A computed fold for a 72-nucleotide RNA from Penaeus vannamei, annotated as transfer RNA. Its mean pLDDT, the model's own confidence on a scale to 100, is 81. The RNAcentral record of the sequence draws on Rfam. Its Rfam family is "tRNA". Rfam classes the family as a transfer RNA.
[in-house]
RNA sequence: GUCUCUGUGGUGCAACGGUUACCGCAGCCGCCUCCAAAGCGGGAAUUCCGGGUUCGAUUCCCGGCGGAGAUA
Numbered sequence: 001g002u003c004u005c006u007g008u009g010g011u012g013c014a015a016c017g018g019u020u021a022c023c024g025c026a027g028c029c030g031c032c033u034c035c036a037a038a039g040c041g042g043g044a045a046u047u048c049c050g051g052g053u054u055c056g057a058u059u060c061c062c063g064g065c066g067g068a069g070a071u072a
Stems, first nucleotide, its partner, number of pairs: 001071007010025003018055001028042004048064005
């Protein structure tokens, strides 16, 4: 250089093109406790960037950027 795969909360992940993007861990608040841990309950936080298609895009298409692999 070329080809393939990939990018989703702090982190690990899910999501046939269709409600407010699921769940675990972490973190925050509350309950419980003499205090804490454990347990229980509740909020917060997210689709790499720019375009396109579509009534509707995390999902499909194009370009860019990052990562992994293959190849000479």